SAM riboswitch aptamer (S box leader) from a bovine gut metagenome, 107 nucleotides, folded computationally. The sequence is in RNAcentral, with records from MGnify. The coordinates come from a structure-prediction model, not an experiment, and the mean pLDDT is 84.
[in-house]
């Protein structure tokens, strides 16, 4: 880096640390000395591969390995299309399809 699948649920808590943090850019909005990020330790949550059973077949259980993740929809919006609505040449909703961003897998 390239293909693919998902991406609106789900999951603390202690210790250290000592200001930030929520991917980029740009606008909001928000978490955060009632301690961010970051590390450790021990939990969960979840099932994407690897297993194991059930089925023999699309699936289904489980959760022992490997990952991941444990505020807010990827916290929204921003590109293109429809719709529907307003006090109408602008604005608001809501729906499809793209970009991009994670995570797994294969390469």
């Nucleotide at each position: 880096c390239c293909u693919u699948a998902u991406u609106a649920a789900g999951a603390g808590c202690g210790a250290g640390g000592g200001a930030g943090g929520g991917a980029a850019u740009g606008g909001g909005c928000c978490c955060u000395u009632u301690g961010a990020a970051c590390u450790c330790g021990c939990g969960g949550c979840a099932a994407c591969c690897u297993c194991a059973c059930c089925a023999g077949g699309a699936g289904g259980u489980g959760a022992a390995g490997g990952u991941g993740c444990c505020a807010a929809a990827u916290c929204c919006c921003a590109c293109g299309g429809a719709g529907c609505u307003c006090g109408c040449c602008g604005g608001g909703c809501u729906c499809c399809g793209g970009c991009a961003g994670a995570u797994g897998a294969g390469g």